[in-house]
């Protein structure tokens, strides 16, 4: 080069066949519990769903080009 996967919260993920508010779980913040922490229990905050375009009443989901990362090939 060329082919495949994959990229969603600070982190590892889900997200079925496009369908109405984007989630868990761990971490962060507070509040309960404790004599003080830890565990543990409740509430919270955090996201241009990699970027740009396209297709469509409707996109995180499908289609292009692009970045980036892994794998295979010669």
């Nucleotide at each position: 080069g060329c082919g495949c996967c994959c990229g969603u919260a600070g982190c590892u993920c889900a997200g079925c066949u496009g369908g109405a508010u984007a989630g868990a779980g761990u971490g962060c913040c507070a509040g309960a519990u404790u004599c003080c922490g830890g565990u543990u229990c409740u509430g919270g905050a955090g996201g241009u769903c990699g970027c740009a375009g396209g297709u469509u009443c409707g996109a995180c989901u499908c289609c292009u080009g692009c970045c980036g990362g892994g794998c295979g090939u010669a």
The RNA shown here (transfer RNA) has 74 nucleotides and comes from a Rhodothermales bacterium. Rfam family: tRNA. Its family is annotated with triplet codon-amino acid adaptor activity in the Gene Ontology. It is annotated as a transfer RNA. Model confidence (mean pLDDT): 81 of 100. It was read from a public genome assembly. Lineage of the source: Bacteria > Pseudomonadati > Rhodothermota > Rhodothermia > Rhodothermales.